[in-house]
Context: one part of a larger RNA
RNA sequence: GGAUGAACGCUGGCGGCGUGCUUAACACAUGCAAGUCGGACGAUGAUGUGCCUUCGGGUGCGGAUUAGUGGCGAACGGGUGAGUAACACGUGAGCAACCUGCCCUUGACUCUGGGAUAAGCCUGGGAAGCUGGGUCUAAUACCGGAUAUGUGCCUCCUGCCGCAUGGUGGGGGGUGGAAAGCCUUGUGCGGUCUUGGAUGGGCUCGCGGCCUAUCAGCUUGUUGGUGGGGUGAUGGCCUACCAAGGCGACGACGGGUAGCCGGCCUGAGAGGGUGACCGGCCACACUGGGACUGAGACACGGCCCAGACUCCUACGGGAGGCAGCAGUGGGGAAUAUUGCACAAUGGGCGGAAGCCUGAUGCAGCGACGCCGCGUGGGGGAUGACGGCCUUCGGGUUGUAAACCCCUUUCGGCAGGGGACAAGCCGUUUCGGCGGUGAGGGUACCUGCGGAAGAAGCGCCGGCUAACUACGUGCCAGCAGCCGCGGUAAUACGUAGGGCGCGAGCGUUAUCC
Numbered sequence: 001g002g003a004u005g006a007a008c009g010c011u012g013g014c015g016g017c018g019u020g021c022u023u024a025a026c027a028c029a030u031g032c033a034a035g036u037c038g039g040a041c042g043a044u045g046a047u048g049u050g051c052c053u054u055c056g057g058g059u060g061c062g063g064a065u066u067a068g069u070g071g072c073g074a075a076c077g078g079g080u081g082a083g084u085a086a087c088a089c090g091u092g093a094g095c096a097a098c099c100u101g102c103c104c105u106u107g108a109c110u111c112u113g114g115g116a117u118a119a120g121c122c123u124g125g126g127a128a129g130c131u132g133g134g135u136c137u138a139a140u141a142c143c144g145g146a147u148a149u150g151u152g153c154c155u156c157c158u159g160c161c162g163c164a165u166g167g168u169g170g171g172g173g174g175u176g177g178a179a180a181g182c183c184u185u186g187u188g189c190g191g192u193c194u195u196g197g198a199u200g201g202g203c204u205c206g207c208g209g210c211c212u213a214u215c216a217g218c219u220u221g222u223u224g225g226u227g228g229g230g231u232g233a234u235g236g237c238c239u240a241c242c243a244a245g246g247c248g249a250c251g252a253c254g255g256g257u258a259g260c261c262g263g264c265c266u267g268a269g270a271g272g273g274u275g276a277c278c279g280g281c282c283a284c285a286c287u288g289g290g291a292c293u294g295a296g297a298c299a300c301g302g303c304c305c306a307g308a309c310u311c312c313u314a315c316g317g318g319a320g321g322c323a324g325c326a327g328u329g330g331g332g333a334a335u336a337u338u339g340c341a342c343a344a345u346g347g348g349c350g351g352a353a354g355c356c357u358g359a360u361g362c363a364g365c366g367a368c369g370c371c372g373c374g375u376g377g378g379g380g381a382u383g384a385c386g387g388c389c390u391u392c393g394g395g396u397u398g399u400a401a402a403c404c405c406c407u408u409u410c411g412g413c414a415g416g417g418g419a420c421a422a423g424c425c426g427u428u429u430c431g432g433c434g435g436u437g438a439g440g441g442u443a444c445c446u447g448c449g450g451a452a453g454a455a456g457c458g459c460c461g462g463c464u465a466a467c468u469a470c471g472u473g474c475c476a477g478c479a480g481c482c483g484c485g486g487u488a489a490u491a492c493g494u495a496g497g498g499c500g501c502g503a504g505c506g507u508u509a510u511c512c
Stems, first nucleotide, its partner, number of pairs: 001512004006508005013373006019366002021331001026329003030326003035072003040069002043066001048061005079284003089208007098201002103197002107193004111145004120135006151176011181189002183186001210256003217247003222244008259281004263274004286307005309320004337363001339362003345359001346357004376406004386397004410453001412448005420439001423436006456501005461482003467496005477484002
């Protein structure tokens, strides 16, 4: 000098774009953050409406609403950096050892039966969380049977290929296994098997990136083999047996520290430092462990067990997990609103309308950062007043002010006022028309008024740009280093003047 997620002191006009718990992965009141589908199913049946009516009502149409069964989603999105020195990450390869819901694509099919069960109704238990029994019923829920283009497994013959196990085609035999319907009836939405793809993932390997030798030896599932198990899949991943190996000064093992990267800061570069925001990957979700469901989890707002903590209780027993968005206490030098909207983008569900979405879009707060603008412009005296200095002549503040002329950005007031809207919906003559905006009457434009509302901070001994007076008298104090102060201090304090930067200026901390 540059830089910062900064903090502190003094000061502070406006706007744009960013950014904001670096500490206690400390504890959390309250609200919200993941639902949706009635075009899968039984039921419920409101407003309305037709008919009958003894005026009580009965019956039909219609379908708002929804608890339940069922489907899809909830494994995404959002947060955090505790752990991790590891194939965690980066990069480059491999899988002839693998999986992949929704989507695209190839081919074929969607035949025939069955028994339950929730809701409902009846009836219990419990303070509560919740839960038991009886009875009725539906399905795209569940379970059989048939069929099998192809396909899984076993086996035989055979072509081609390779990278060791082997891969990939053709043919024969054996064996095992599917399906679901719905609506507005059509190129509709689905269902089953299958081919290839796309996307996403899993596993393996080469290389690379911290400190410490005041850690020198480490290791028994340890290293390898065989059989078996397990997985979607290779493998000591697990197990039995056998062998005795494997790693290490090219630093094993141990200890400390740490999420990794694209990047970011600095530097001419080499390098050094760093990993906030944004993007990719990983790990975690009160602590530890476990599996279930599923295409996908060992699952932040799922389940079970144990523990700590908090809460409720009728004392028998229960409930909870903000490292989601706000917000509270605490810690701290220090870090924001219990805001608005789904209008846009994106996501989930749905045929759609639409619903949900603290993702997101916006707004609020903070000079925390960067950038832009303003606080007026021109004229104006051999130079007012005042202040300060003085050799008492004057010098300086200083064109500075006053005064004259002019302008009106920004702020203020008033009027006008979008884009973001495409999609979707309604209507329809198929071209239009109408509706849908949180931000927001915002940005922006026009007008009005008046210089009017808007300047500070640090420094002035040398380094280092800027000097005098007074006060003080090794006191009070200053200080980054050298050093100033003991009676004329350009170094302390104040004033005048000056220098530097300017809505900032200094200080502290850290990195180059």